[in-house]
Formats: sequence, C1' cells, structure tokens
RNA sequence: AUAGCUCAGCUGGGAGAGCAUCAGACUCCCAAUCUGAGGGUCAGGGGUUCAAGUCCCCGU
Repeated sequence: AUAGCUCAGCUGGGAGAGCAUCAGACUCCCAAUCUGAGGGUCAGGGGUUCAAGUCCCCGU
C1' cells in the first nucleotide's frame, strides 16, 4: 500500500472527504456555481477476536 487521482480513518464496531466522472438546476450556449448519483477484493496470504482498514505473522 484504502474509489479514476491525492489522501483521511482517533481507543477494534456505521468504509469516508476533496478533485475527477455522470445526471439535474441555472444559462440563448459554454464556463462558473448549486444539488444529487455511480464508483471499494482496504495490494496478497494466514492468524487472533463475537467483530479487523485498524492487532499479530508471512511474503512483494
């Protein structure tokens, strides 16, 4: 080492933000702005635990 990119995730319990993408609003059109949506094998394997992104081990 977590979304396409950059990253957060606190003391183990609901997987998130910004940008990007898509749709809508606005506009004569575009941009900007606003609203919403989609997008995840938390690099891989194993262990502990009722429960692992989080703790332990292996290997890249």
Molecule: transfer RNA
Organism: Turnix velox